[in-house]
Molecule: SAM riboswitch aptamer (S box leader)
Organism: Syntrophomonadaceae bacterium
RNA sequence: CUCUUAUCCAGAGCGGAGGAGGGACAGCCCCGAUGAAUCCCGGCAACCGGUCCAUGUGAUAUCGGUGCUAAUUGCUGCGGGAUGGUGAUAUCCCGGGAGAUGAGGG
Repeated sequence: CUCUUAUCCAGAGCGGAGGAGGGACAGCCCCGAUGAAUCCCGGCAACCGGUCCAUGUGAUAUCGGUGCUAAUUGCUGCGGGAUGGUGAUAUCCCGGGAGAUGAGGG
């Protein structure tokens, strides 16, 4: 980098360092000197290993590997449908795409 597969409306500090950016991309809409990214500590969760029960798509968080810790993956981005509107378009629903994370493969 790519393929397969599972999950993505729950949950998580009023701590320390740091100093201007951040929310993948685009458009919006937001967060940020009442302190962004990042690092440390704390926390959440339970995907893999482990452990336990004795096989269930089970339990556990004492141990190891990740992950996550504003807003649904912040919303939309392609197709279809419902409702309102003369229309631009608005709201909602279904499916898809893209992305993220785990596990496995190339």